[in-house]
RNA sequence: UGUAUAAAAAGGCAAAUCCAAUGAAAAUUGGAGACGCAAAGUCACCGGUCUAAGGUAAUUCUGCAAUUAUAUUUGAAAUCAUUGCAAAAAUUCUAUGAUAGCGGGACCGCCAGU
Numbered sequence: 001u002g003u004a005u006a007a008a009a010a011g012g013c014a015a016a017u018c019c020a021a022u023g024a025a026a027a028u029u030g031g032a033g034a035c036g037c038a039a040a041g042u043c044a045c046c047g048g049u050c051u052a053a054g055g056u057a058a059u060u061c062u063g064c065a066a067u068u069a070u071a072u073u074u075g076a077a078a079u080c081a082u083u084g085c086a087a088a089a090a091u092u093c094u095a096u097g098a099u100a101g102c103g104g105g106a107c108c109g110c111c112a113g114u
Base pairs, nucleotide, nucleotide: 004114005113012037013036017032018031019030020029021028022027035101041107042106043105045104046103047102048099049098050097054094055093057091059089060088062086063085064084065083066082067081069079070078
């Protein structure tokens, strides 16, 4: 100096939960609080996981327009079906969002013995 690492010493971080704020949400930040952590220090490069604002697809329902059919003396109106457009609801898919205390990887790193 490098790697692995038991027991110590000095310390460090801070899960769940609660309060406040931010955010569409996941979640994050601050305070209280400690489940635990030898990297639970930093970084979204890779995989996984979480969320779905926005976008996509189809469904339901409502409104408007057009067309066909029914009935009628005629017309309007009404009824049924189809097509198109718009609004609303919930659903499918999707990250540019999140997660480093999910794993891999990169970088930095305290003490002490082997």

Model confidence (mean pLDDT): 78 of 100. This is a predicted structure of a 114-nucleotide RNA (c-di-GMP-I riboswitch aptamer) from an uncultured Gammaproteobacteria bacterium. Its Rfam family is "c-di-GMP-I riboswitch aptamer". Its family is annotated with cyclic-di-GMP binding in the Gene Ontology. The sequence was found by an Rfam model in a public genome assembly.